[in-house]
Context: one part of a larger RNA
This record gives sequence, C1' cells and structure tokens, in this order.
RNA sequence: CGUGGAAAUAUUGAGAAUAUUUUUCUCUAGUACGAGAGGACCGAGAAAAACAUACCAAUGGUAUACCAGUUAUUUUUCCAAAAGUAAACGCUGGGUAGCUACGUAUGAUUAGAUAAUCACUGAAAGCAUCUAAGUGAGAAGCUAUAUUCAAGAUUAGUAUUUCUGGAUUACAACAAGACUAGUUGUUUGAUAGGUAUCAAGUGUAAGUUUAGUAAUAAAUUUAGCUAAGAUAUACUAACAAAUCCUAAUU
Repeated sequence: CGUGGAAAUAUUGAGAAUAUUUUUCUCUAGUACGAGAGGACCGAGAAAAACAUACCAAUGGUAUACCAGUUAUUUUUCCAAAAGUAAACGCUGGGUAGCUACGUAUGAUUAGAUAAUCACUGAAAGCAUCUAAGUGAGAAGCUAUAUUCAAGAUUAGUAUUUCUGGAUUACAACAAGACUAGUUGUUUGAUAGGUAUCAAGUGUAAGUUUAGUAAUAAAUUUAGCUAAGAUAUACUAACAAAUCCUAAUU
C1' cells in the first nucleotide's frame, strides 16, 4: 500500500515447513533345507543405543548471603550478643523458586499411487512376447494420515460484534526481554510491594533458669530466622494526564 468505510474477536485451509534411524534378543523353530556340520525366509513380540522436541511432578546439579557451624582479626558496649574484613560467598554443611541433565515424556499405525523388478491376458507377426489396447504385485523413497505456520491464497475467503470508536505515550508489572518488541493490569483494581496464613529451607535462636570449678550440657523450644513459592487482604503505589487517527463508495 492492497484486500470497495473503520475496528475487535473467532475461524476455513490453497500452500509451506518439520518429521527417526539402527542394533540386539525371544517366539515361530533347532522347523524348512542339509549326509552332517550347520541353519533360515515369512510373521509376531521385547529391550536398548544414538538423535530430535518439550518439560521440571519425582531423582540429581546449581542456587554470591536463605539457615546453621566455625578460624583469625577489627569495631559497637567490658561480659554476653552482634556487625565488618579475610580475592570480589573467608572456609565448611545444607538448600526454596528459577534455570538445568545425569532426569522425565513423546517420536503409533495404516492406506493410496509408483521406481527398479516380477507377472496375467494379448495382438501387430496363425507362433512367441509383461505392452501396443487392457489387468496386477512391488521400496527406508512419494502422497495422505501426525505436529507447526498459514487469506499478499491479488481467486486477498468465512462467521459474529461495535460505530465515538481505535491507536500510541504514561503508570504498576511479567513465566516477555540487550534496547525495542510482546503479554497482563491501571481503583468498575489483586498489577507490584507490604502484611497475615501456609508451603518449603535450616535445624532447636536470644534471654533466663538448672547441673557442673570450668569447657559445656539440659529445659523453656521441632525453637528462632527465612530470597524468588501458594492463598488471602486495597495498607502503599498503578495518580495525574497527554498525543494522534477517525465519517469516508472510486
């Protein structure tokens, strides 16, 4: 720009792209075959590997400050308790979300037309011949079946709704992201933060009491503290607004 006004939502599918290969074992069957040694086709089933795509419920990894332990040193405030620094977590033991593989799931089958090839019937050419007319079988390949995209498919499709509506900025954000873009929300509100409860992590806080000369132990106490998680809740912030297009049929 087009799709005979503008826009929103939902669709059809012409067409396009992507798709998995291999091995081993069992049965058939120690059968057919073969003097024996050996040893099948066809068919049925079971595993595995590599590869591809997706995912995080479980199993693992990570998780730079979530929890605990601990050494040296400095400081607050002497003890106790904390905080800082120790190569950019001092070291060590764990670890939620997220991300991830070493983990999980999937990658069924069938049909059709064919290639080489093998055939049936069959003349030209009284025979013969798979071919000339006619009729079949036949591949990991092709087409459909599967997944994704898809009306610029200019043959521009179809359905519904609206006609002061649409778009952008702005603001709160995100399983989206370099920036853009995309997606959600903006009080007619759970978008983010806070708060409450829970989950989950760590592992029993501080203070006090008791026992012990003391280090320490026990009780209060499955405590205390907790990032990203779930649910609820308008307490805080989504306020205030701005800009552009828009009535048209050649």

The prediction has a mean pLDDT of 84. A computed fold for a 250-nucleotide part of an RNA from Leucomyxa plasmidifera, annotated as large-subunit ribosomal RNA, domain VI. It is recorded under the gene name rnl.